[in-house]
Context: one part of a larger RNA
Molecule: small-subunit ribosomal RNA, 5' domain
Organism: uncultured Flavobacteriaceae bacterium
């Protein structure tokens, strides 16, 4: 001197852009954070239309028909593995960067080829009964499908067999033609289309293995039995002690094994002339976690934050048998701290999920809101005035210095603030309506819809200096000095020190200095 996700004192007009639990991954009332599709299916509990029946007060009640628009719960399809959180655990192939896979998978999308044929038997909703404080179930009858099954055909598919070429990195790859076995499908339609099933290649996204590099201790020196390798089995998408059986006795270290403390790593911030030293808030990427500890289902993908089983702590609810939960999602309480905001608005942008779309859902966004927490930017006027005016305050005191052109007074300007009007850009798609072009569903043009923020942000007009300065220091380091109080007393203090009767250093003044909506002071780092 520079920096901070800061804190605390004083002190305070304004706007632009960040940035806001660093401590208790301590506990959580409340409410929202994932839902959709009726163009799969049975149906109709609301609600709105139409049609029947009945009262009748002649346009209203009651009842009923899924017949419409639509739609609660139910089957059923995608989606819930993303998007937000948080840094407990991790010294790791965790993560950086460089590579391999002839040892791997990949849903939604793209491209190309090919197909889509028969038939079944359930089961939820509904309905009858029926246990239960509740949660939840239990039974019996029936019922559908893009749910489930079976069989057929099939292939550049799968497995086994053998063959020829080529190539190689060894197990073997790629190609070509063959031979037994085996496995697919689902329909809805507003007729435009939208899905379905195989294969193959593409994208993307994922796993897995290697080289190097990745904090401190030796007042840690020996560590390890599925341990290290083999054979065979199993298991995985996939390779491998991954896992199990025999077998063999090796792995690993002073180039630091093991052990132990600490810690998410990186892009990147800080600092510095660099070399380095330090940090890992926002904002990108990877990685682990969801109340603790374990497990697997489901699926393309999870061993799954707002899914599941059990165990354990804790709250809770109970008619004591028995159940219900999980904010390290947005807001918000309490505790804990020096210390960190709103129980807001909107899906109109951008994005995701679903659907053909329209639309629907989204605490992701996007916006307001509080806080000087921090950067930047503007203001608190401006010219001209000397009797150098009252008062302060100093001294060598009928005077003189200073504060000070300051002021008062003329004039001049209005950012800002105040009042009033006007008023954006963020919107151009989707979709609708329609033209045109090739020509049978594309592309191009018109018009028309849509804005939380906001009556915001800008612009205009109006009067009037009108609305707006404070902190800290003044012995030396370090820019700024005299008086009065005090008398190692009260105090100061970064380091030297100061202060015992003239203290430029303590406390007040007067004056000055550095800064400036900020001064200071603390604690960290260079």
């Nucleotide at each position: 001197g520079g920096a901070u996700g800061a804190a605390c004192g004083c002190u305070a007009g304004c706007g632009g852009c960040a940035g806001g639990c660093u401590u208790a991954a301590c506990a959580c009332a409340u409410g929202c954070a994932a839902g959709u599709c009726g163009a799969g299916g049975g149906g109709u509990a609301a609600c709105a239309g139409a049609g029947g029946u009945a009262g009748c007060u002649u346009g209203c009640u009651a009842c009923u028909u899924g017949c419409u628009g639509a739609c609660g719960a139910c089957c059923g399809g995608c989606g819930c593995a993303c998007g937000g959180g948080u840094g407990c655990g991790u010294a790791a192939c965790g993560c950086g960067u460089a590579u391999a896979c002839a040892a791997u998978c990949u849903g939604c999308c793209u491209u190309a080829u090919a197909c889509a044929g028969a038939g079944g038997g359930a089961u939820a909703g509904c309905c009858u009964u029926u246990a239960g404080a509740a949660a939840u179930g239990a039974a019996g009858a029936u019922u559908a499908a893009u749910a489930c099954c079976u069989c057929a055909u099939g292939g550049u598919c799968u497995a086994u067999u053998a063959a020829u070429a080529u190539a190689g990195c060894a197990u073997u790859a790629u190609a070509u033609a063959a031979a037994u076995a085996g496995u697919a499908a689902a329909g809805c339609u507003u007729c435009g289309g939208c899905g379905g099933u195989a294969u193959a290649a593409g994208a993307u996204g994922a796993g897995u293995a290697u080289g190097c590099g990745u904090c401190c201790u030796a007042u840690u020196a020996g560590u390890u039995a599925g341990u290290u390798g083999g054979u065979a089995a199993g298991g995985u998408a996939a390779c491998g002690g991954c896992u199990u059986a025999c077998c063999a006795a090796g792995a690993c270290a002073a180039c630091g094994a093991u052990a132990g403390g600490u810690a998410g790593g990186g892009g990147c911030c800080c600092u510095g002339a660099g070399a380095g030293g330090g940090g890992g808030a926002u904002c990108c990427c990877c990685c682990a976690c969801a109340c603790u500890g374990g497990u697997a289902c489901u699926g393309a993908g999870a061993c799954a934050c707002g899914g599941a089983c059990c165990a354990g702590a804790c709250u809770c609810c109970u008619a004591c048998g028995g159940g219900a939960g999980g904010c390290a999602g947005c807001a918000g309480u309490g505790a804990g701290g020096a210390a960190u905001a709103u129980u807001g608005g909107a899906c109109a942008a951008u994005g995701g999920a679903g659907g053909u779309a329209a639309c629907u859902c989204u605490g992701a966004u996007c916006c307001a809101g509080c806080c000087a927490u921090g950067c930047c930017g503007c203001g608190u006027g401006c010219a001209g005035g000397a009797a150098g005016a009252c008062g302060g305050c100093c001294c060598u005191a009928u005077g003189g210095g200073u504060u000070g052109u300051a002021a008062a007074c003329u004039g001049c300007u209005u950012u800002u603030a105040u009042a009033u009007a006007g008023g954006a850009a963020g919107a151009a798609a989707c979709c609708u309506u329609u033209u045109c072009a090739c020509g049978u569903g594309u592309g191009a043009g018109a018009a028309g819809c849509u804005g939380a923020c906001g009556g915001u942000a800008c612009u205009a007009u109006a009067a009037g200096a009108a609305u707006a300065a404070g902190g800290a220091c003044c012995g030396g380091c370090u820019a700024a000095c005299u008086c009065c109080g005090u008398g190692c007393c009260a105090g100061c203090a970064g380091c030297c020190g100061c202060g015992g009767u003239a203290a430029u250093a303590c406390g007040g003044a007067g004056g000055g200095u550095c800064c400036g909506a900020g001064c200071g002071u603390u604690a960290u780092c260079c």